Context: one part of a larger RNA
Molecule: small-subunit ribosomal RNA, central domain
Organism: metagenome
RNA sequence: UUGGGCGUAAAGGGCGUGUAGGCGGCUCAUCAAGUCUGGUGUGAAAUUGCAGGGCCCAACCCUGCAGGUGCGCUGGAAACUGGUGGGCUUGAGUUCCUGAGGGGAAGCUGGAAUUCCAGGUGUAGGAGUGAAAUCUGUAGAUAUCUGGAAGAGCACCGGUGGCGAAGGCGAGCUUCUAUCAGAGGACUGACGCUGAGGCGCGAAAGCGUGGGGAGCAAACAGGAUUAGAUACCCUGGUAGUCCACGCUGUAAACGAUGUGCACUAGGCGUGGGGCACGUCCGUGCUCUGUGCCGUAGCUAACGUGUUAAGUGCACCGCCUGGGGAGUAUGCUCGCAAGGGUGAAACUC
Numbered sequence: 001u002u003g004g005g006c007g008u009a010a011a012g013g014g015c016g017u018g019u020a021g022g023c024g025g026c027u028c029a030u031c032a033a034g035u036c037u038g039g040u041g042u043g044a045a046a047u048u049g050c051a052g053g054g055c056c057c058a059a060c061c062c063u064g065c066a067g068g069u070g071c072g073c074u075g076g077a078a079a080c081u082g083g084u085g086g087g088c089u090u091g092a093g094u095u096c097c098u099g100a101g102g103g104g105a106a107g108c109u110g111g112a113a114u115u116c117c118a119g120g121u122g123u124a125g126g127a128g129u130g131a132a133a134u135c136u137g138u139a140g141a142u143a144u145c146u147g148g149a150a151g152a153g154c155a156c157c158g159g160u161g162g163c164g165a166a167g168g169c170g171a172g173c174u175u176c177u178a179u180c181a182g183a184g185g186a187c188u189g190a191c192g193c194u195g196a197g198g199c200g201c202g203a204a205a206g207c208g209u210g211g212g213g214a215g216c217a218a219a220c221a222g223g224a225u226u227a228g229a230u231a232c233c234c235u236g237g238u239a240g241u242c243c244a245c246g247c248u249g250u251a252a253a254c255g256a257u258g259u260g261c262a263c264u265a266g267g268c269g270u271g272g273g274g275c276a277c278g279u280c281c282g283u284g285c286u287c288u289g290u291g292c293c294g295u296a297g298c299u300a301a302c303g304u305g306u307u308a309a310g311u312g313c314a315c316c317g318c319c320u321g322g323g324g325a326g327u328a329u330g331c332u333c334g335c336a337a338g339g340g341u342g343a344a345a346c347u348c
Stems, first nucleotide, its partner, number of pairs: 004319003007302002012316001014201004021194003025088007033081002035077008048066007091191001092188005097182003103177007110154001114150008125136002162169002206247006215241002220236004258315006266293012297304002321348003330341004
């Protein structure tokens, strides 16, 4: 390579958008590139197959016929693929109406708590632990009341509930903005799916510049514990955590399950719509999410099971024994930290 695979054994790209490419609905006409078919040329000889012949046979040699994937020229066929032209509406999209939402961005506002500051009351403790100590307090703490300041996060609602492509998103209000679902009508008329590269987004930590800093808290200091204790526990505490702008580009970025479409038993919840019936209560059907159980099937088993890991199609990514190693080297990106790509020797 072929083949076989990728939930947990090695293997789904963190997520989207989209270029090339691959693949692509129904119908009519036409062309004839692919496809099928006829003729013809070529396809050297030797070789091969068949039938004969020559060396005593055979090997070997000779003669004749056949065969020769393919390629060129030329004639024809038109189902399928493809090209061109016309049409269609079911795929896809636009619009109108209704509805839901912690989707995103900016601004404004709120109350609880915490810490600090000032003042009042008040007196000997407070804090902390398994027990203590460091720590704090007669220079008046803790507690309590009043007033003020600051920063950060939004209890209850809250829910295998919602939204988002993923990362992720939770006080309230306003503005801007994007998406989604449903029913029916109108419109466009295949405009679609996937997507190597590319581009964009991308938790936390980290980096740069400038702010901010209440609480928490790597590092650090002290107190304990211990044989030791560079820890777990305690008292403190700086980066950081927060904001703006820029960088970084990684995660158990997980459903460890790529995207899209179609088909294949059911039952029970729950979010958002619609239709029908019904006197209220409600019942049935249906679309779209999100869960649990489960049939067939699949699976090494676990499990999965219309939200598939079932049955198929299209396209992409990835795997090929363990260690060495996500290392070395080269290239490339980054301010750096480091990221991307990514071996071999050797060894079992």